[in-house]
RNA sequence: UGAGAUUGACAGGUAAUCGCUGGCGUGGCGCGUGGCAACACGCGCGGCGCGGGAGGAAAGUCCGAGCUUCAUAGGACAGGGUGCUGGCUAACGGCCAGUCGGGGCGACCCGCAGGAAAGUGCCACAGAAAACAAACCGCCUAGCAACUGGUAAGGGUGAAACGGUGCGGUAAGAGCGCACCGCCUCAUUGGCGACAAUGGGGGCAUGGCAAACCCCACUCGAAGCAAGACCAGACAGGGGCCGCGUGGUCCGCGCAAUGACUCCGGGUUGGUCGCUCGAGCCCUCGGCAACGAAGGGCCUAGAUGAAUGGUUACCACCGGGCAACCGGCACAGAACUCGGCUUACGGCGAUCUCAACUG
Numbered sequence: 001u002g003a004g005a006u007u008g009a010c011a012g013g014u015a016a017u018c019g020c021u022g023g024c025g026u027g028g029c030g031c032g033u034g035g036c037a038a039c040a041c042g043c044g045c046g047g048c049g050c051g052g053g054a055g056g057a058a059a060g061u062c063c064g065a066g067c068u069u070c071a072u073a074g075g076a077c078a079g080g081g082u083g084c085u086g087g088c089u090a091a092c093g094g095c096c097a098g099u100c101g102g103g104g105c106g107a108c109c110c111g112c113a114g115g116a117a118a119g120u121g122c123c124a125c126a127g128a129a130a131a132c133a134a135a136c137c138g139c140c141u142a143g144c145a146a147c148u149g150g151u152a153a154g155g156g157u158g159a160a161a162c163g164g165u166g167c168g169g170u171a172a173g174a175g176c177g178c179a180c181c182g183c184c185u186c187a188u189u190g191g192c193g194a195c196a197a198u199g200g201g202g203g204c205a206u207g208g209c210a211a212a213c214c215c216c217a218c219u220c221g222a223a224g225c226a227a228g229a230c231c232a233g234a235c236a237g238g239g240g241c242c243g244c245g246u247g248g249u250c251c252g253c254g255c256a257a258u259g260a261c262u263c264c265g266g267g268u269u270g271g272u273c274g275c276u277c278g279a280g281c282c283c284u285c286g287g288c289a290a291c292g293a294a295g296g297g298c299c300u301a302g303a304u305g306a307a308u309g310g311u312u313a314c315c316a317c318c319g320g321g322c323a324a325c326c327g328g329c330a331c332a333g334a335a336c337u338c339g340g341c342u343u344a345c346g347g348c349g350a351u352c353u354c355a356a357c358u359g
Stems, first nucleotide, its partner, number of pairs: 001355008010346001012315007020053002023050004028045007055331001059342002062340005067224004074251004079220005084098005099113001100111004114215002119213002121209003136155002138151003142148001163181006182204001183202008228273004238264001240261001242259001243255004280298005285292002317328004
């Protein structure tokens, strides 16, 4: 200098000015109620002042929770989900630390990573044969010969062909024998464990697919803030049904006859709560880490036909230019709240790797 890997923080700042939104304070006007009145309370409207007002992803709504209603959601079946080990957590399909396997020269990255000697099933095309093996071309002066026998080295097919390399052996061959590698199995040692290392034994028995059924282990009730609770106002009741609710099924449970449910018809489409202080954020401490505990500090939008914006100046950052100066400054907008994942996206910093060059 170039090409990469991992990770962290940030997401322009200040001032002026014009707006938007809801909160508090203040005084004005109008209405209502009470009161003889002065006035008090409540509501509405616009004025002034003060302070608040989007994100790292607010997004996708893909997982997991809190919260709410239905039994304080209970049992069985069916069905779904997860799947190496240990830990973290409210929980998770998430995260951290490892193991094994795979990729990369490397920093490092990726993994839908239980079971195929329980059972069933499948393995297209090609090929002789796709799993109780078999023999197309070959090989074998075995045999008088035969499409008879021996063989599985070599070739051919395929994603995959019943261990690999070498030496011996043989008619030719073959774990037939031996050495090494692989595999299976046993023991010892290390590790909480997944597993690893070492040694002994076995000629090898056990092809692949569970992202096929299935088996094993763990786990899952349903619906969602339009949940749900309350207030005010309006209206007109009538008909159906005897059970209804628990939204896969059965049991069980709860409610019910002055009752509930459902359908048709009618009325209302107002307000308040839920609603933002929360598994919250920062510092110190413990832990390799995810994370945890105590102490101290902090308060950080709560709208609902839905606000959070525009302009100007200077500065910061990036690019160009000798300079004056010019241009650029991403992705994107809360809607009950959190923890994750995924996707979109801008420049900056730190550490590390590889290559080339220079000293």
Bacterial RNase P class A from a Myxococcales bacterium, 359 nucleotides, folded computationally.
It matches the Rfam family "Bacterial RNase P class A". By type it is a ribozyme. Rfam's curators write: Ribonuclease P (RNase P) is a ubiquitous endoribonuclease, found in archaea, bacteria and eukarya as well as chloroplasts and mitochondria.
Of the family's consensus pairs, 96% are formed in the model.
Lineage of the source: Bacteria > Pseudomonadati > Myxococcota > Myxococcia > Myxococcales.
The gene name in the source record is rnpB.